RNA sequence: AAGCACUAAGGGCAAACCUGCCGAAAGGCAGGGACGCAAAGCCAUAGGGUCUACGGUGCUUACCGGCACUAUGACAGCCUGGUUGCCGCA
Repeated sequence: AAGCACUAAGGGCAAACCUGCCGAAAGGCAGGGACGCAAAGCCAUAGGGUCUACGGUGCUUACCGGCACUAUGACAGCCUGGUUGCCGCA
């Protein structure tokens, strides 16, 4: 130093759910709360996957409306990858 995550200590993050705000939605942010996490830090302009469909396109309808498709919107706590990094082992 690559690598590893079995042990100790000091810590860190925070699922579901609740409240408020933002958003068309998915979802996000803040507070509470802990199911879990050794990168549950960051990257969605690295690849795959998943969610949503305001708008758009098509079909249908006399109209209102309905259905299908669509990411340019999301998820890094779905997987792989990239990148930075504390303690310990080595």
Molecule: c-di-GMP-I riboswitch aptamer
Organism: Geosporobacter subterraneus DSM 17957